The RNA shown here (transfer RNA) has 72 nucleotides and comes from a Candidatus Woesearchaeota archaeon. RNAcentral holds the sequence, with entries from ENA. Model confidence (mean pLDDT): 82 of 100. It matches the Rfam family "tRNA". Rfam classes the family as a transfer RNA. Lineage of the source: Archaea > Nanobdellati > Candidatus Woesearchaeota.
RNA sequence: GCGUCAGUAGUUUAGUGGUUAGAAUUCUGGCCUUCCAAGUCAGAAACCGGGGUUCGAAUCCCCGCUGACGCA
Numbered sequence: 001g002c003g004u005c006a007g008u009a010g011u012u013u014a015g016u017g018g019u020u021a022g023a024a025u026u027c028u029g030g031c032c033u034u035c036c037a038a039g040u041c042a043g044a045a046a047c048c049g050g051g052g053u054u055c056g057a058a059u060c061c062c063c064g065c066u067g068a069c070g071c072a
Stems, first nucleotide, its partner, number of pairs: 001071007010025004018055001026044006048064005
């Protein structure tokens, strides 16, 4: 330099064009407990950046950034 794949809460991830972006974990608060832990309930927290297509994009296309792998 070229190619392939990936990028979604702090972390791990689901989501192949339409409903409030789901879950685990984390954090905060309540309940429970003599206290802690565990349990339970509620809440906080995310689509890598920009542009395009579309009535509608996390999803499709283009450019860029970052990472992994391969080739040279």